[in-house]
RNA sequence: AUGAUGGCAAGGGGAGAGACUGUUCGAGAACAGCGCCGAAGGAGCAAGCUUUACGUGAAUCUCUCAGGCAAAAGAACUCUUGGCGGACG
Numbered sequence: 001a002u003g004a005u006g007g008c009a010a011g012g013g014g015a016g017a018g019a020c021u022g023u024u025c026g027a028g029a030a031c032a033g034c035g036c037c038g039a040a041g042g043a044g045c046a047a048g049c050u051u052u053a054c055g056u057g058a059a060u061c062u063c064u065c066a067g068g069c070a071a072a073a074g075a076a077c078u079c080u081u082g083g084c085g086g087a088c089g
Stems, first nucleotide, its partner, number of pairs: 006084001008082006018034001020033005035069003041065001042063003048056002050053001
């Protein structure tokens, strides 16, 4: 001195599904009931690999435990900026 993978912070974008019914309360919210959604989190698995084993093995797939179903908030993922780091040269 080039500055990758990775992760951190701030800001932007960011889908889906009942403004359902009942009770309490002035709304919101809470509880109960039925119906739904998947992109917080979580769980499960293929090919392959291997020590052939209750092994390892991914997701935006599947499950819906959790979360969510007007708005708000949250939101995987993604962009920009900043700094951490230091593969490679």
Background
The RNA shown here (Glycine riboswitch aptamer) has 89 nucleotides and comes from Peribacillus kribbensis DSM 17871. The coordinates come from a structure-prediction model, not an experiment, and the mean pLDDT is 79. The source organism's lineage runs through Bacteria, Bacillota, Bacilli, Caryophanales and Peribacillus kribbensis.